[in-house]
Context: one part of a larger RNA
RNA sequence: CACCGCCCGUCACGUCAUGGGAGCUGGUAACACCUGAAGCCGGUAGUCUAACCGCAAGGAGGACGCCGUCGAAGGUGGUGCUGGUGACUGGGACGAAGUCGUAACAAGGUAGGAGUACCGGAAGGUGCGCCUGGAUCACCUCCUU
Numbered sequence: 001c002a003c004c005g006c007c008c009g010u011c012a013c014g015u016c017a018u019g020g021g022a023g024c025u026g027g028u029a030a031c032a033c034c035u036g037a038a039g040c041c042g043g044u045a046g047u048c049u050a051a052c053c054g055c056a057a058g059g060a061g062g063a064c065g066c067c068g069u070c071g072a073a074g075g076u077g078g079u080g081c082u083g084g085u086g087a088c089u090g091g092g093a094c095g096a097a098g099u100c101g102u103a104a105c106a107a108g109g110u111a112g113g114a115g116u117a118c119c120g121g122a123a124g125g126u127g128c129g130c131c132u133g134g135a136u137c138a139c140c141u142c143c144u145u
Stems, first nucleotide, its partner, number of pairs: 003108001005105001008101002011098001013095004018090003023085007031077004039070001041068004046064004052059002111132003115128005
């Protein structure tokens, strides 16, 4: 560059990140149930048994076996947290010269605005009460000179 100005939203194109999403697939945590090694501990009708007691029979003690508690690991089930991926879908940001209109900025050509309801390709429109950060004209009241 100063109205041949400024500027709003839909739509189209491109890039980026992101929300939702039937699901698919990892990580992790605890929980419930099942199974349960070794070993410790507890129990014990069985079997065995040199040292102790006993002349002996046998006893004490011990070992094994068996039962149980705890118990690593494993299995089943649902759950919490957290990643990746996902047809489709929602808006967002950005991007000299795309499309449609022209909502706002001057009284922006219906003053504008916040709220709310309904409506509309889009900006938006209309209704309701509200605000002045409204121009103009007239009048009233007050203040200053």